[in-house]
Molecule: c-di-GMP-I riboswitch aptamer
Organism: Woeseia sp.
């Protein structure tokens, strides 16, 4: 250093669901509130997945991402302890 998490330490993050509040929506974002999380730090670059307002069609509806998930996996990056 790389690579790995056993068992501890410091500390961190926050699922559901509430409540304001932005958003057409999906979902953000703050406040509470812990399911879990060694990257649950960051990042659409690959897949997935969701949403469709705007726009097009064969218009009871379908099809679309310059939207949206990073706590869906992968990649890229940066980063605390530890050596069982």
């Nucleotide at each position: 250093a790389c690579a790995c998490g056993a068992a501890a330490a410091u500390g961190g993050c926050a699922a559901a669901c509430c409540c304001a509040u932005c958003g057409a929506a999906a979902g953000g974002u703050g406040g509470g509130g812990a399911c879990g999380c060694a990257a649950a730090g960051c990042u659409u670059c690959c897949g997935g997945u969701c949403u469709a307002a705007g726009g097009g069609c064969a218009u009871a509806g379908c099809c679309u991402a310059g939207g949206a998930c990073a706590g869906c996996g992968g990649g890229g990056u940066u980063g605390c302890c530890g050596g069982a």